[in-house]
């Protein structure tokens, strides 16, 4: 740089340096001098790897009940800490707008594209 698989509707800040941009690309739409990106310190979240181990119910206890191969806990390795991956593809369904139709908007489901993160193999 590519490949395979999985996940991406939740969650997570203060201060210092810095000084105009950032949200992957494109089009929107947002965030930003009430300081963007980046760097540092401490803090937090918990997706995967890792460690540990059942979880819930009951005021408590348990020879109780229910659920279960992961749901709990830890936070070691990465990662992450505005908005659904911020929204935007296609197919189908429902509702609304409309006299009917087309088109549009919203919601639900399936299948994709691209991206991000992790793990693995090469």
């Nucleotide at each position: 740089c590519g490949c395979u698989c999985a996940u991406c509707c939740a969650g997570a800040g203060u201060g210092g340096c810095a000084g105009a941009g950032g949200g992957a690309a494109c089009g929107g739409c947002c965030c930003g001098a009430u300081g963007a990106a980046g760097c540092c310190a401490c803090g937090g979240c918990a997706a995967c790897c890792g460690g540990u181990g059942g979880a819930g119910c009951u005021g408590a206890c348990g020879u109780g009940c229910u659920c279960g191969a992961c749901g709990g806990c830890c936070a070691g390795g990465u990662g992450c800490c505005a908005a659904a991956u911020c929204c935007g593809g296609u197919c189908g369904g429902a509702a609304c707008u409309a006299a009917a139709a087309a088109a549009g908007u919203u919601c639900c489901g399936g299948c994709g594209a691209a991206g991000a993160u992790g793990a693995g193999a090469a």
Background
The RNA shown here (SAM riboswitch aptamer (S box leader)) has 122 nucleotides and comes from Akkermansia muciniphila. The prediction has a mean pLDDT of 78. Its Rfam family is "SAM riboswitch aptamer (S box leader)". Its family is annotated with regulation of gene expression in the Gene Ontology. It was read from a public genome assembly, where an Rfam model found it.